c-di-AMP riboswitch aptamer (ydaO/yuaA leader) from a Solirubrobacterales bacterium, 141 nucleotides, folded computationally.
[in-house]
RNA sequence: GUCUUGCGCUCGCCUAAUCCGGGGCAGGCGUCCCGGAGCGGGGGAACCGAGUUGUUGGGGCGAGUUCUGCGGUAAUCCGCAGAAGGCGGCAAAUGUCGCUAGCCCGUCAGCUAACCCCGUCGGCCGAGGAAGAAAGGCAGC
Numbered sequence: 001g002u003c004u005u006g007c008g009c010u011c012g013c014c015u016a017a018u019c020c021g022g023g024g025c026a027g028g029c030g031u032c033c034c035g036g037a038g039c040g041g042g043g044g045a046a047c048c049g050a051g052u053u054g055u056u057g058g059g060g061c062g063a064g065u066u067c068u069g070c071g072g073u074a075a076u077c078c079g080c081a082g083a084a085g086g087c088g089g090c091a092a093a094u095g096u097c098g099c100u101a102g103c104c105c106g107u108c109a110g111c112u113a114a115c116c117c118c119g120u121c122g123g124c125c126g127a128g129g130a131a132g133a134a135a136g137g138c139a140g141c
Base pairs, nucleotide, nucleotide: 010127011126012124013123014122018037019036020035021034022033023032024031025030038120039119040118041117042116043115048110057108058105059104060103061102065084066083067082068081069080070079071078072077085100086099087098088097089096090095
């Protein structure tokens, strides 16, 4: 000097997941409990909508859906590759880089005023500032 890993702090990003107050424990930046604000979600009339229904149950949170080709499989389904739709970051975006999961209710819920209930976690293959231009090298044709 470079690379990798761990811990702490600061800034930043995804997410609703942040902020404030009180108390206990601890003794440096914390942790637990309670309350509130903010943010987010669900249930729940009339009117409107809909007839509902069970081995094809039905429903909710979330961007996380649909399709094509090939292969595996008895089938579901899985893997690879691609496309459309959707989502997030980068000052902007016609550019560029990523994501397209997972979980829950439990036979039951359309919308829905009043009203009622619940969550406020977790994660980052983020931090030489970003973008552009030029020269050179390598590979391919």

Its mean pLDDT, the model's own confidence on a scale to 100, is 76.